[in-house]
RNA sequence: UUCCGAUAAAGGCAAACCCGUCGAAAGGCGGGGACGCAAAGCCACGGGCCUAAAACGGCAGAAAGCCGUUACGGCAGCCGGGUUACCGAA
Numbered sequence: 001u002u003c004c005g006a007u008a009a010a011g012g013c014a015a016a017c018c019c020g021u022c023g024a025a026a027g028g029c030g031g032g033g034a035c036g037c038a039a040a041g042c043c044a045c046g047g048g049c050c051u052a053a054a055a056c057g058g059c060a061g062a063a064a065g066c067c068g069u070u071a072c073g074g075c076a077g078c079c080g081g082g083u084u085a086c087c088g089a090a
Base pairs, nucleotide, nucleotide: 004088005087012037013036017032018031019030020029021028022027035077041083042082043081045080046079047078048075049074050073054070055069056068057067058066059065
């Protein structure tokens, strides 16, 4: 230095759920809370998944509304990839 990962040491993150808040939603953020995590740090590049405000098409037609398609919205705690990093037994 690279791989690797202890019932090691020092620490870290925080699922579900609840409260607040932003958002059309998915979801984000803050607080509480811990199922788990050795990158559960960061990046939507490939695949995948979620959502459909707006747009387009259809139904209805007075209007409200309903259905379908689409990400320019999301998920890094789905997988791969990129990138940075603490510790050091075997």
A computed fold for a 90-nucleotide RNA, annotated as c-di-GMP-I riboswitch aptamer. The sequence was found by an Rfam model in a public genome assembly. The coordinates come from a structure-prediction model, not an experiment, and the mean pLDDT is 90.